RNA sequence: CGGGGUGUAGCGCAGUUGGCUUAGCGCGCAGCGUUCGGGUCGCUGAGGUCGUGGGUUCAAGUCCCGCCACCCCGA
Numbered sequence: 001c002g003g004g005g006u007g008u009a010g011c012g013c014a015g016u017u018g019g020c021u022u023a024g025c026g027c028g029c030a031g032c033g034u035u036c037g038g039g040u041c042g043c044u045g046a047g048g049u050c051g052u053g054g055g056u057u058c059a060a061g062u063c064c065c066g067c068c069a070c071c072c073c074g075a
Stems, first nucleotide, its partner, number of pairs: 001074007010027004019058001029045005051067005
């Protein structure tokens, strides 16, 4: 320098024929219950504006373009 891939909650991921709802799941975290206490288990809750900036559309996590970060391949 060229090509490809990934980027969604603290961590790991789903969501991809664009369309209702509050963007969900597991772990973790907080509170409550259970216990003498802890763990386990059960219930409830907080936490995102989907890497970033634009574009298309009535409507974008989803489609298009630029940029950024990381990974792989090639030179």